[in-house]
Context: one part of a larger RNA
RNA sequence: GGACGAACGCUGGCGGCGUGCCUAAUACAUGCAAGUAGAACGCUGAAGAGAGGAGCUUGCUCUUCUUGGAUGAGUUGCGAACGGGUGAGUAACGCGUAGGUAACCUGCCUUGUAGCGGGGGAUAACUAUUGGAAACGAUAGCUAAUACCGCAUAACAAUGGAUGACACAUGUCAUUUAUCUGAAAGGGGCAAUUGCUCCACUACAAGAUGGACCUGCGUUGUAUUAGCUAGUAGGUGAGGUAAUGGCUCACCUAGGCGACGAUACAUAGCCGACCUGAGAGGGUGAUCGGCCACACUGGGACUGAGACACGGCCCAGACUCCUACGGGAGGCAGCAGUAGGGAAUCUUCGGCAAUGGGGGCAACCCUGACCGAGCAACGCCGCGUGAGUGAAGAAGUAUUUCGGAUUGUAAACUCCUGUUGUUGAGGAAGAUAAUGACGGUACUCAACAAGGAAGUGACGGCUAACUACGUGCCAGCAGCCGCGGUAAAACGUAGGUCACAAGCGUUGUCC
Repeated sequence: GGACGAACGCUGGCGGCGUGCCUAAUACAUGCAAGUAGAACGCUGAAGAGAGGAGCUUGCUCUUCUUGGAUGAGUUGCGAACGGGUGAGUAACGCGUAGGUAACCUGCCUUGUAGCGGGGGAUAACUAUUGGAAACGAUAGCUAAUACCGCAUAACAAUGGAUGACACAUGUCAUUUAUCUGAAAGGGGCAAUUGCUCCACUACAAGAUGGACCUGCGUUGUAUUAGCUAGUAGGUGAGGUAAUGGCUCACCUAGGCGACGAUACAUAGCCGACCUGAGAGGGUGAUCGGCCACACUGGGACUGAGACACGGCCCAGACUCCUACGGGAGGCAGCAGUAGGGAAUCUUCGGCAAUGGGGGCAACCCUGACCGAGCAACGCCGCGUGAGUGAAGAAGUAUUUCGGAUUGUAAACUCCUGUUGUUGAGGAAGAUAAUGACGGUACUCAACAAGGAAGUGACGGCUAACUACGUGCCAGCAGCCGCGGUAAAACGUAGGUCACAAGCGUUGUCC
């Protein structure tokens, strides 16, 4: 000198764009953050409409039938593995980079081929009885499906065998053969008895996307850590997995790693990047983007295309809450917010209008993702706090050798302007139509009035900027040198001056 997620002191007009718990991965009141589909299904059956009947208050009440399809829970499908948060752990194939898989999976989506036949038994909801304080159940009965289970149909799929070609490390491709495996007679619309069409569904092949695994190289400090290791290192066989593999197991061998730093300990998420620097380097890893890990602590699996799952389940533990003491409920490192800690870090806001995501044929619903607003000079950038004229060089302050010199064109005076501000009115963006939280906001135009807007630090040298008074090695200053003991340009105050400016200075950290 530059930089900062900064803090502190004094001060503070406006706007735009960003940023905002770095500490306790401490504990959390309250609300919201993941639902959706009636074009899968059976119930429930509101308002309204139409027709009829009864009553009388003659335009209302009651009632029956036919429609209608709001609402509610349930079965079922898809989603909930995304999105959002945090950085505790991790020195590791975790990350980065370059490759590999002849060792792999992939819902929804795209393309292609073939199919979509015929049956069955349940069960929730519901009804009845019943246990419990509650959470939540139990028994009996009834019912539906794109829920569930058999059967038929099948190859270019799967598994095994044979042959050939090519590779040569297990293999790849082609031909052939044996065995085996699937589905929802579904739903909507239009016509009118069986068609058309749309959406689904099943199997296979391929693509795309997303993931899994393996490998070379790179990736902090300490040797005042020198030896470490029994599933350890390798083999054979088996199991397991989507898949390779001590991943697991049985048997066999006795290996494997290490001064090119193993092991141990400490510290730490990694990177794109960011800061600095002429560069080489050094430092950092906030915001934004990629990857990883975690979700009160530890362990486990279930479901599923995908999790060993933040707002799912089970077990154990700590903590908190409810209880009728028998037993139950919970997890903000989601968005706000609270307490605590701390030098220190925001609103319990608006909206799905846009972008994106989930569900749905769609309408639409959901979305604290997101878009916006609020708070904070926390940062960067822009603008303003007026411009011209004006010497009697006014008054006043401060100084003086009492002559003057200084503040100083500064002010007043006069003239001009209208940023910003206040008030009032109209419009847009994105499409054929409709649709705006922001917001009556930005912007534009008109009118009004110089009105409402300057501080902070320094002035001995480094270092731009000096005098007076007070104090008297006291009080004090100080980044270094140092200043102060009676004429202090170094302390304190005043005037003046210098620097930067809505900021200025101090502290901390990095180059």